This is a predicted structure of a 264-nucleotide RNA (Bacterial large signal recognition particle RNA) from a Chloroflexota bacterium. Rfam family: Bacterial large signal recognition particle RNA. By type it is a non-coding RNA gene. Lineage of the source: Bacteria > Bacillati > Chloroflexota.

[in-house]
RNA sequence: UCGUGCUAGACGGGGAGCUAGCGGUGCCCUGUACCCGCAACCCGCUAUAGCGGGGUUGAAUUCCCACUCGAGGCCUCGGCCUCCUGGGGACUGCUCGCGUGCGGCGGCGUUGAAGGCUGGGUCCUGCGCGGCGGAGCGCUACGAACCCCGUCAGGUCCGGAAGGAAGCAGCGGUAAGUAGAUAGUUCCGGGUGCCGCAGGUCCACCUGGCUGGAGCUGGUCGGCGGGGGCAAGCUCGGGAACCAGGUCGACAGUGGGUGCACGA
Numbered sequence: 001u002c003g004u005g006c007u008a009g010a011c012g013g014g015g016a017g018c019u020a021g022c023g024g025u026g027c028c029c030u031g032u033a034c035c036c037g038c039a040a041c042c043c044g045c046u047a048u049a050g051c052g053g054g055g056u057u058g059a060a061u062u063c064c065c066a067c068u069c070g071a072g073g074c075c076u077c078g079g080c081c082u083c084c085u086g087g088g089g090a091c092u093g094c095u096c097g098c099g100u101g102c103g104g105c106g107g108c109g110u111u112g113a114a115g116g117c118u119g120g121g122u123c124c125u126g127c128g129c130g131g132c133g134g135a136g137c138g139c140u141a142c143g144a145a146c147c148c149c150g151u152c153a154g155g156u157c158c159g160g161a162a163g164g165a166a167g168c169a170g171c172g173g174u175a176a177g178u179a180g181a182u183a184g185u186u187c188c189g190g191g192u193g194c195c196g197c198a199g200g201u202c203c204a205c206c207u208g209g210c211u212g213g214a215g216c217u218g219g220u221c222g223g224c225g226g227g228g229g230c231a232a233g234c235u236c237g238g239g240a241a242c243c244a245g246g247u248c249g250a251c252a253g254u255g256g257g258u259g260c261a262c263g264a
Stems, first nucleotide, its partner, number of pairs: 001264006009057003012030004020046005034054005063257006072248005078243002082240007091233002093230004098225003102222004106217003115211008123200006129193002132189006139180004148173004156165003
C1' cells in the first nucleotide's frame, strides 16, 4: 500500500417552549434523512441525562474536532421615525353652558336712570252676583175594566105608595206615572266668569303715582373665574416594521484527526 472480516461511530441537526435539569412527542427553521412501540390532564431519563425491540452501513464524500459563513429563533426599563391599537383628560387647542359691567361696541335714559315711599294687578280665602249643567216644584197633554171622584141612561134593591139606596156602561175629572215645553221658582254641582265686596300674601314679575337727579343694560365682541364635552397635539400602556447590541445556531466551506485481527 492492497484485500478480507470486525469494532467505535453513523443512519439527521438546530431554535423557542415545557422542565430543577436533559432528551423526546407537538410548533418553527434547515433540507432528504432506516423501521416499529410509547408520550401534553405529557412520556422517558439524571450529568455517559429519551426508553424498548429490530435492521443497514462502517474507518471515510459518509465518523470526530476546530475555524469561517450563516437560514432561522430568542433577549433588551435598547434606539428611532412611521403606522396600528386601548386608556386618561394634567397641559395646548377646539367647543358648549354659567358667573363677573372688568374693557370696547351697541341699546335704554334729563320727554327723567339707579335707589326710596306708595296704589293696583297676577296668587290665596270667604261671601255674593252672573253663566252653564242636573234634579224637584210649577205648566201642557195623555193617563184607572173593578178595588179613585162627580153625574149616573138602562137594569137592580127597599117600600102598598110617595119616595129612597147602591151603582155598571157612557160622559166629565183626577192620582201614581208617561211624554213634552222650558219663561218662572227651590236645591245641588264645576277644568265656570275681562264680574262685585271683604280679608290675606307681598318672594317675584307687570303697571300707575310721588320723590330723586344720572345712571341702567349680558344684545354683541373680548378679558377673567369656574364647570361640562372632544381627543388633533399631549400623556400612560400594548403591538408591527426598521435599526443597534447580545445569545443560540441548521445547511455549507476550509483545515485537521480516527481503532483491531488475518493474509499478500
About this RNA:
The model forms 93% of the base pairs in the Rfam consensus. It was read from a public genome assembly, where an Rfam model found it.